Predicted 3D model of a 72-nucleotide RNA (transfer RNA) from Alkaliphilus sp. NP8. It matches the Rfam family "tRNA". The family's RNA type in Rfam is transfer RNA. Rfam links the family to the GO term triplet codon-amino acid adaptor activity.
RNA sequence: GCUGAUGUGGCUCAGGGGUAGAGCACUUCCUUGGUAAGGAAGAGGUCGGCAGUUCGAUUCUGCUCAUCAGCU
Numbered sequence: 001g002c003u004g005a006u007g008u009g010g011c012u013c014a015g016g017g018g019u020a021g022a023g024c025a026c027u028u029c030c031u032u033g034g035u036a037a038g039g040a041a042g043a044g045g046u047c048g049g050c051a052g053u054u055c056g057a058u059u060c061u062g063c064u065c066a067u068c069a070g071c072u
Base pairs, nucleotide, nucleotide: 001071002070003069004068005067006066007065010024011023012022013021018055026042027041028040029039030038048064049063050062051061052060
C1' cells in the first nucleotide's frame, strides 16, 4: 500500500427497512435470624462517525475512524 471481517446498555451477544431485545451485572421490594438461592418491579443504548438512497435506515450504498486477520 491492497483486501476482508467486526463495531448495538457496564460486559457477552441477538435483531438484516416500520423509531431496539435477551443473559449476566446494577437499583428497589418480597422471602430468611442473617447470607446464598428464588420471586416481583425498575433504571440504563438516538446502534463508532459523516453523507447518500428511501415516506421511513441499527438494517442498503459510499467515505471515514477503531480493532482483528490476510496479501504484498